[in-house]
């Protein structure tokens, strides 16, 4: 120094002017009043993902004896968490020279099915295309013995059949290397490597270790194909839910009536109209949920770490057509990417122009 790997922080900066949305204060300002309106004054005013809406949660209504199918999601082990599919830490496999990263990482001897194309075959009742063998058994030929029948020996054929060592197809073909066996072959039989059960040792556990036993150890892939097993889940979302509470229209009482027709000529009464009080549900508006929280900074202490504890400081949008912008100037070797809260929160994914610090590793070159 150059690469490459892991993490943390920033997210154009400072003045001014003009304006948007909430808050506090003030008036001797308007308003019967209002936690209403104006003005002035002071302070606040989008992220690291606010985003997708994928996971868990808090909160709120409904539903709920209880157990069970179906459906969905998850799936080494261990620990944090309110919880979680999420985070630490570890096994185990794969990739990387390393730092490091990635893995839905239970089950294929319960059942079904799938494996294009090539290949003889794609699977256990084990497959023969080349090749290799043909001992055996056939078939011919030669020769020995024998009267014939028949047999003993020697060679050819490659007919019957053996062989998974070898080649060859294929993403995959039935543990590897060596002897030894054999007509050729093979775990057929021995050593060693592996592999699977046990045991024994470390480890909370996955799981790893083995100069121990026992078994020649066939019965492959695929489960983000159906499936089988464990686990874990009632629904619905701030348009959720509470409070107030207009007009119409309704009910009940009460008083008024010069009431059309009617009961029945008269009076009360029914019945209509008119006013007034009360009430029910709760549309229109209106307030509330609403932002002080599983908050957030610093400090310390428990843990390898996620995490948690304890002290301390601090307040940091809250809208309802939904505010954060414009304009000028000065400055940054870069001229500012991705993108705009809407009930909160814990994470996951997904987008980004860059800038700045740290821990590890590799590789050169000096010391």
């Nucleotide at each position: 120094c150059a690469g490459g790997u892991c993490a943390a922080a920033c997210a154009g900066a400072c003045a001014g002017u003009c304006g948007c949305c909430g808050c506090g204060u003030a008036a001797u300002g308007c308003g019967u009043a209002a936690g209403g309106c104006u003005u002035a004054c002071g302070g606040g005013g989008a992220g690291g993902a606010a985003a997708g809406u994928c996971c868990g949660g808090g909160c709120u209504c409904c539903a709920g004896a209880g157990a069970g199918c179906a459906g969905a999601a998850u799936g080494c082990c261990g620990g944090c968490u309110a919880a979680c599919g999420g985070c630490c830490g570890g096994g185990u496999g794969c990739g990387g020279u390393a730092a490091c990263g990635c893995a839905a990482c239970g089950g294929a001897a319960a059942g079904u099915g799938g494996a294009a194309c090539a290949g003889a075959g794609a699977g256990c009742u084990g497959a023969a295309c080349c090749g290799c063998c043909g001992a055996u058994g056939g078939u011919u030929u030669g020769u020995g013995c024998u009267u014939g029948g028949g047999u003993g020996c020697a060679a050819a054929c490659a007919c019957a059949g053996g062989u998974a060592a070898g080649g060859g197809u294929g993403a995959a073909a039935a543990g590897g290397u060596g002897c030894g066996g054999u007509a050729a072959g093979a775990g057929c039989g021995c050593a060693c490597c592996g592999u699977g059960c046990g045991g024994c040792u470390g480890g909370u556990a996955a799981c790893a270790g083995u100069g121990c036993g026992c078994a020649g150890c066939g019965g492959g892939c695929u489960a983000a194909a159906c499936c089988c097993c464990a686990u874990u889940c009632g629904g619905a979302g701030c348009a959720a839910g509470a409070c107030c509470a207009a007009a119409c229209a309704g009910a009940a009482c009460g008083c008024u009536u010069u009431g059309a027709c009617g009961c029945u000529g008269c009076u009360c009464g029914c019945c209509g109209a008119g006013c007034g009080u009360u009430c029910g549900g709760g549309u229109a508006g209106g307030u509330u949920g609403c932002u002080g929280g599983a908050g957030c900074g610093c400090a310390u202490c428990a843990g390898c770490a996620a995490u948690g504890g304890u002290g301390u400081g601090c307040c940091u949008a809250g809208a309802g057509g939904a505010a954060u912008g414009a304009c000028u100037g000065u400055c940054c070797g870069a001229c500012g990417a991705c993108a705009g809260a809407a009930c909160c929160c814990g994470g996951c994914u997904u987008a980004c122009c860059g800038u700045u610090u740290g821990g590890g590793c590799u590789g050169u070159a000096u010391g």